[in-house]
Context: one part of a larger RNA
Molecule: large-subunit ribosomal RNA, domain IV
Organism: Candidatus Nanoarchaeia archaeon
RNA sequence: UUCAUCAAAGGGAAUUCGGCAAAUUGGCCUCAUAUCCUCGGUAUGUGGGGUCCCAACAGUCUUCUUCUUGUUAAGGGGAUUGCUGGGUGCAAUGACUUGGGUGGUCCGACUGUUUAACAAAAACGUAGUAGACUGCAAGAUAGAAAUGUUGAGUAUAGUCUAUGAGUCCUGCCCAGUGCAAGUACCUGAAACUCGGGUUCAACCGGAUUAAGGGCUUGUAAACGGCGGGCGUAACUGUGACGCUCUUAAGGUAGCGAAAUGCCUUGCCAUUUAAAUGAUGGCUUGCAUGAAUGGGUUAACGAGAUCGCCACUGUCCCUUGGUGGAGCCUC
Numbered sequence: 001u002u003c004a005u006c007a008a009a010g011g012g013a014a015u016u017c018g019g020c021a022a023a024u025u026g027g028c029c030u031c032a033u034a035u036c037c038u039c040g041g042u043a044u045g046u047g048g049g050g051u052c053c054c055a056a057c058a059g060u061c062u063u064c065u066u067c068u069u070g071u072u073a074a075g076g077g078g079a080u081u082g083c084u085g086g087g088u089g090c091a092a093u094g095a096c097u098u099g100g101g102u103g104g105u106c107c108g109a110c111u112g113u114u115u116a117a118c119a120a121a122a123a124c125g126u127a128g129u130a131g132a133c134u135g136c137a138a139g140a141u142a143g144a145a146a147u148g149u150u151g152a153g154u155a156u157a158g159u160c161u162a163u164g165a166g167u168c169c170u171g172c173c174c175a176g177u178g179c180a181a182g183u184a185c186c187u188g189a190a191a192c193u194c195g196g197g198u199u200c201a202a203c204c205g206g207a208u209u210a211a212g213g214g215c216u217u218g219u220a221a222a223c224g225g226c227g228g229g230c231g232u233a234a235c236u237g238u239g240a241c242g243c244u245c246u247u248a249a250g251g252u253a254g255c256g257a258a259a260u261g262c263c264u265u266g267c268c269a270u271u272u273a274a275a276u277g278a279u280g281g282c283u284u285g286c287a288u289g290a291a292u293g294g295g296u297u298a299a300c301g302a303g304a305u306c307g308c309c310a311c312u313g314u315c316c317c318u319u320g321g322u323g324g325a326g327c328c329u330c
Base pairs, nucleotide, nucleotide: 001325002324003323004322005321006320007319008318010316011315014314019311027051028050029049030048031047036041038165052087053086054085055084057082058081059080060079061078062077063076064075065074066073067070088092100309101308102307103306104305105304106303107301108300112124113123128163129162130161131160132159133158134157139150140149141148142147166296167295168294169293171226172225173224176223177222178219179218180217181216182215185214186213187212193206194205195204196203227245228244229243230242231241254288255285266282267281268280269279270278271277
């Protein structure tokens, strides 16, 4: 010097992107227990007190001895509980063992799964919900086939797709692209057939015609989509209202500077001495929005973010001890 570890006056997050790291807390008994809630929980909530040794007394269980054989008497032993008195130390879960707590917001309901070796999550899954196909020699799937799997199952089943507990809900659009059904008519290949052509063929043309397409419907918890201009109320402002262009339909309920808001450090309030932070509200939303699910939610989370209490060498500001390595000298 460095590594590991221990201790630290006064202050106590001033450190830092951020309390990272460390410290605090801790077991058991006991008193007491907010808020929210899906009434199950939250909960070891939070917050107090006790904890060692000796003895008396009291209770419970058990066992031995004695004789007066008892509704169990008397005297002992053991285990255990309670209470009272006393005792030691700075300190009694004395070492070891052994949760810091709390309040907002976001996301995901939860337990679970994942990038073996930089990511554990808000990603995946999940129960629940919805849709599509399927009546069994099914549908889906492996295979060229035979034949398998689902399944020695049978629609309360199997396969596929989306969403993702619960709760309140899930608006409008079928013009486009898909999918399904229908279709008088149109289109529609080869073969067959008819005609031409050829020595025979090739070849050319006509008629007929499957699926498909056109056409007509249906279908959005299918892929997806969900406007603009102008004017208007007796202060001003705003515009319930009107006119107009236009679309398949013009974004409903909700939520909203949001994990989504460019402008933007939006504006107001709370929090701070001070806040591009956080939370609540407003909302003209560059570019929110309803199973590509919308809103809200108790519980849960090595998730993200912002406060508060306690605590501390994170810091003010460093210092000392112990052990190892290294360096110098011998």